[in-house]
Molecule: Bacterial RNase P class A
Organism: Acidovorax sp.
RNA sequence: GAAGCCCGCCAGACCGCCGCUGGUGCAAGUGCCGAAAGGCCGCACUGGAGGAACGUCCGGACUGCACAGGGCAGCGUAGCAGCUAACGGCUGUCCACCGUGAGGUGAGGAUCAGAGCAACAGAGACGAGUCCCAGGGGAGUACUUGCGAAGGUAGACCACUGGGGGUGAAACGGGCAAUCUCUACGCGCAGCAACACCAAGUAGGCACACGUUGACGGGGCCCCCGGAGUGUGCGGGUAGGUGGCAUCGAGCCGGUGGGGCGACCCCCGGCCCAGAGUAAUGGCGGUCACGCGCGGGCAACCGCGUGCACAGAAUCCGGCUUAUCGGUGGGCUUCACAC
Numbered sequence: 001g002a003a004g005c006c007c008g009c010c011a012g013a014c015c016g017c018c019g020c021u022g023g024u025g026c027a028a029g030u031g032c033c034g035a036a037a038g039g040c041c042g043c044a045c046u047g048g049a050g051g052a053a054c055g056u057c058c059g060g061a062c063u064g065c066a067c068a069g070g071g072c073a074g075c076g077u078a079g080c081a082g083c084u085a086a087c088g089g090c091u092g093u094c095c096a097c098c099g100u101g102a103g104g105u106g107a108g109g110a111u112c113a114g115a116g117c118a119a120c121a122g123a124g125a126c127g128a129g130u131c132c133c134a135g136g137g138g139a140g141u142a143c144u145u146g147c148g149a150a151g152g153u154a155g156a157c158c159a160c161u162g163g164g165g166g167u168g169a170a171a172c173g174g175g176c177a178a179u180c181u182c183u184a185c186g187c188g189c190a191g192c193a194a195c196a197c198c199a200a201g202u203a204g205g206c207a208c209a210c211g212u213u214g215a216c217g218g219g220g221c222c223c224c225c226g227g228a229g230u231g232u233g234c235g236g237g238u239a240g241g242u243g244g245c246a247u248c249g250a251g252c253c254g255g256u257g258g259g260g261c262g263a264c265c266c267c268c269g270g271c272c273c274a275g276a277g278u279a280a281u282g283g284c285g286g287u288c289a290c291g292c293g294c295g296g297g298c299a300a301c302c303g304c305g306u307g308c309a310c311a312g313a314a315u316c317c318g319g320c321u322u323a324u325c326g327g328u329g330g331g332c333u334u335c336a337c338a339c
Stems, first nucleotide, its partner, number of pairs: 001335010012288007020048007029041001031040003050310001055320001057319005062191004074187005079093005094108001095106004109182002114180002116176002131164005137158002141154005195243004205234006216226003249272001251271005257266003290307007
């Protein structure tokens, strides 16, 4: 100098004006909306998107229902050791593969329980079987020697033993579990539209009680008058309101603190840090920085325009995956050259 590998960081800054939204404090009215429960309206101070808030893939918290224990079924995970609230996540390490290397990737238990599967080639492919050769044997045929008994020759058949060439990834010996299966371990089901509480009237329904021998109402009781329904309970609908829900936790920041190779754990100090339920987090102007485009200039630079990465919290948390303009820090590898 070139080409790479790994681990991070940023995602414009400041000022002014106007607006949206949460909290706290102060201040309110015969205020507004609503049947009610409840909500809204002013001023000041203050908080107000992300590294992925995305996806909703995995795990938990929380909530309701179910539940003695165990098992079956179903779903999931899989070297070994660890971290963690938990995990299919993360760390370390072994093995296999890829890479010259820094490094990267891995659905990496079991085929002596059982089943299933294997293109092409090949006689034969998961059932064992026989394409070729040799050997001895069995039964029988034809020809032949012989009077006969008995023999000789030939090819085909049957099983046995041994061997061979060739095909193929693999030929009574293996492979595939990312086919079923087996083993070990884990998992009850549903999800914040969970769930809890508050709430009036109306229409209709069901049950029970009373009722023309007057329930019930006027009116506290009686007389009196009206009078055929009245009362209680249950259950359902109408997306009503509040909580859950965002101050105290698997929380955030800092430490030349301690332990561990590491994931991580412990200690000390400081902090409180978005939050609705049509859903806020925005707009305009200026200065600076940076990027891009155009023009000018030998150049330094100057002027004008533009700002456009991916993307927007919704019960919360830990992960994973995916998207991402541009900029930037650190460690390491290989090659080339120079000393």